[in-house]
Predicted 3D model of a 63-nucleotide RNA (Fluoride riboswitch aptamer (crcB RNA motif)) from Niallia sp. NCCP-28. It matches the Rfam family "Fluoride riboswitch aptamer (crcB RNA motif)". Its family is annotated with positive regulation of gene expression and response to fluoride in the Gene Ontology. The source organism's lineage runs through Bacteria, Bacilli, Caryophanales, Bacillaceae and Niallia. Model confidence (mean pLDDT): 76 of 100.

RNA sequence: AUAAAUUUAGGUGAUGAAGUUCGCCUUUAACCGCCACUUGUGGCUAAUGACUCCUGCUGGUUU
Numbered sequence: 001a002u003a004a005a006u007u008u009a010g011g012u013g014a015u016g017a018a019g020u021u022c023g024c025c026u027u028u029a030a031c032c033g034c035c036a037c038u039u040g041u042g043g044c045u046a047a048u049g050a051c052u053c054c055u056g057c058u059g060g061u062u063u
Stems, first nucleotide, its partner, number of pairs: 009026005016054001018052004033044005
């Protein structure tokens, strides 16, 4: 340096924290939202992959 095996894990699912759970990927990967058009601009939704909860954001009511 290369190859193989074994063991252990790590990363990730369009914006934060914690817990649980599921899926995907093994670094050449998984993953990296939508719409319009003049392809470079403009517009829109959402803090979850899913559940619970906190924070932030939005609307309403009461004090």